[in-house]
Context: one part of a larger RNA
Molecule: small-subunit ribosomal RNA, 3' major domain
Organism: uncultured bacterium
This record gives sequence, structure tokens and C1' cells, in this order.
RNA sequence: UGACGGGGGCCCGCACAAGCGGAGGAGCAUGUGGUUUAAUUCGAUGAUACGCGAGGAACCUUACCCGGGCUAUAAUGCCUGUGACAGCUCUGGAAACAGAGUUUUCCUUCGGGACACAGUGCAAGGUGCUGCAUGGCUGUCGUCAGCUCGUGCCGUGAGGUGUUGGGUUAAGUCCCUUAACGAGCGCAACCCCUAUCUUUAGUUGCCAGCACUUUCAGGUGGGCACUCUAAAGAAACUGCCUACGUAAGUAGAGAGGAAGGAGGGGAUGACGUCAAGUCAUCAUGGCCCUUAUGCCCGGGGCUACACACAUGCUACAAUGGUGGGUACAGAGGGAAGCCACUUGGCAACAAGGAGCUAAUCCCAAAAGCCCAUCACAGUUCGGAUUGGAGUCUGCAACUCGACUCCAUGAAGCUGGAUUCGCUAGUAAUCGUGGAUCAGCAACGUCACGGUGAAUACGUUCCCGGGCCUUGUACA
Repeated sequence: UGACGGGGGCCCGCACAAGCGGAGGAGCAUGUGGUUUAAUUCGAUGAUACGCGAGGAACCUUACCCGGGCUAUAAUGCCUGUGACAGCUCUGGAAACAGAGUUUUCCUUCGGGACACAGUGCAAGGUGCUGCAUGGCUGUCGUCAGCUCGUGCCGUGAGGUGUUGGGUUAAGUCCCUUAACGAGCGCAACCCCUAUCUUUAGUUGCCAGCACUUUCAGGUGGGCACUCUAAAGAAACUGCCUACGUAAGUAGAGAGGAAGGAGGGGAUGACGUCAAGUCAUCAUGGCCCUUAUGCCCGGGGCUACACACAUGCUACAAUGGUGGGUACAGAGGGAAGCCACUUGGCAACAAGGAGCUAAUCCCAAAAGCCCAUCACAGUUCGGAUUGGAGUCUGCAACUCGACUCCAUGAAGCUGGAUUCGCUAGUAAUCGUGGAUCAGCAACGUCACGGUGAAUACGUUCCCGGGCCUUGUACA
């Protein structure tokens, strides 16, 4: 100087407390461990691995296993040669591939070029090892308020001071004091979304007033007032008032205001820590393989199953289930696409078929509200499992897809010790969309809106962190 303390002081955080809803019990989904296996590819392992890499394993992917093949080839460039290559047919084969037959170039400035094959080299290839050789990227402490420097001063020196102290703040934020005076990286602000208003603009959006039409639809004429869209601006600064205070600032159901003391949210992550993670995104040093640890293909596996854990979904019901009727979003996506509407089918869907290259057309809401029924039961709760019949995607659903219908109707009556999330448009609850994607194991994830709470006395205690101080046989 740090680190540590079941030392002290001060302070903060859904850290506790106060509340609300969960997990831990059941069934299923997914990940992991373990076991099994020819293989169950590899990585991630307290917090900071375990719905993680994977934003989608039937083949492909695919790295694993078994079998069949290749050795300048699965790719590219340069050089030389050939004129085809490819396609089609046949044979063998699971295919890759091998063999046979047939057909046979294109452009041209006639130099050549395009394409393919062969040859010859030069550069191959490796998801093989080392993340403890690395770059890059990332997690975590932590959006915590810290981490440093120049000059000066103090100290023999390590180092200190500044950065401490008194206040204040979300903040090393600001004020005052002060052997310090300044500065940098962080904080804050500048950026984006959102809440209010103004201006500009008015189609595909909108419809107040005026007409027309109607299947009662802004459909049409017309209009841009309103909503909205999307560009530019305004607006919030403790600016004003009162109280306290030297000040910074704090308090107020104060005024005005759409918004008030950082209005709400996002992006943004200091010096560093964990030899943290990643050589399997990529790049890369070294090492290793080179008729194989490279490459192609068929099939299998990654989907196994006594069990254990993690994350979720669905429930155990009446604030509910079922049947019928009826209303209201936002954000997205759509041409090898979204599919209105009609017909067939109980349905998944199929057959027709309009519109839409999209503020125009389509995907397209649920909880809610109204009516009826069920009466506390393993039930009209719950839907696992299994049998049968089908639909769709795709070369192909056996291993191993999703969905539909009929039948079946398991566990489960609110869950031990323990444990998690959340302070407001939040929790809870309800549906919607996207990426990936032929299809889908999505109940995941990332977004979007609808309905919409309870509680916070307080900081003694648990956990983590910040500042000062003290002890130390630690560095």
C1' cells in the first nucleotide's frame, strides 16, 4: 500500500422487512448429469454451466458410428493440352461411383475468350491438440462510483497529499474548508423511443360540414377541420412562491403546466478482477495427420432410459368448465408468398377463386360483455397414455414430424425442508406477431399490445456493494 475480520462508524441495492404471484409435490416439454450404446459428435459446470452455443438434428445439417468408395480431390487462381462438358438410354450398385451406347459446343475484332475435362507443378485439406502461446468477441463484479495523471509539497524510501474533513447528491454530483493547484478516463449531458402543443404536408390515412348512392360500406363527389402518418420546432430550468440553510441543496396534496424536481424507458459498461468463456463463428503461433485425423455416398446415431438435478408449460377447478351471441389493440410479416370469398368435408384440409410487389389486399385477437347450463363430485375439473381412422409438408415421416377426428380418460384436491421474481402501467393475467423454417417436436426465445393490483413501519438481522477508520503471525 492492499486484502481480510463472527472490529467500529456512515451510506446504498427487491438485500431484508411489508405485500402479490410462483418453484420445490403431479403429468408433460426442453436442457444437463449419470448409465447404456457400434455411435449416443463437441463445447459450457457455484454465483458468471444446465429452453446455454443451437434464431429450429427425419435426409441434408453432422462434426459421431457402421459399411461402400476417392487419393490432386469437394473449392479457387496461374501454365499446357483436348473439344467438348453436360444431357439421354442401358448394365452393376443402397448410393457415391464404375462400364457401354448415343447425341455433341457457344461467342469472336480469328489474337483469343466462355465452359468442361485431362496433365503438370505452385499454393491443398483437417469441426485434429493447445483459450495456460494469442487476436477478436463475450460473461461477471456493476451502470457500482470509482480509477488515475502532470506540476508542487511531505517522506531516507516503499509511498502519501490531491481523492481526506463538514454538508449535499442517484453520482469523486455540487458547495464550503484545505499544501495543494489543475487535468484525464468514468458520472451527467449530447443520441433514440415515449408523454403535450405548434407549423409544414394530405395518399393508400381521416370524415366535421355539404351532396350522391347503398347490400347501410368513407363506397363515390368533395374536403384536410379532426384522428393519424413523418419531418421541423416549442416545452422543464428548482425558472417562480413559502420555509430551512453561509452555500450546494432539501421540504411543500404550493402556483402555473400535458409533464416537476433525473417525467418514463432504451442505447451507452471507467482502471481493472476471475491464467473466467470461446482454437467448433472467424482469424492465428506452435504441434500433429497426409492412399488419412482429408474427401464423397448409403444407413444409423445426436431422439437411448433404472435414475438425479435445472428451466418451463398444463392443471388440481365455480373469480371456474362447456355451448351460443357480441365488442375493442399494437407491433410485425406476405410473390416458389399472404390468401378474402364460395363449395365439399364433423375437422385437419382440399377444389375453385378475387385482391395485394402493400398506411390500399390478406394473415387477424383473447381475456371482456350478454344469455343458457353444470352444484362441489376425481366431476361436464384435469388432460397424460393408448387404440383406430385420416390430413399436410417433403425424394422419403419405421427408427424420428406436426396437425385433425372418434374412442380411451392416468397422476393430480394447492405441494416438506427450502427457495425465486416483482415497487406501477410494474407484478399477475390475456391473447398477437417475428426470426430460424419445405415441414416441425416453439410449452423456447425476441418483440407487441389488452385488462390491471397489493405493499414499503423501517434498516436490528441475512446477502452484495461504496467511503472513512482500527487490528493482523496474510501478500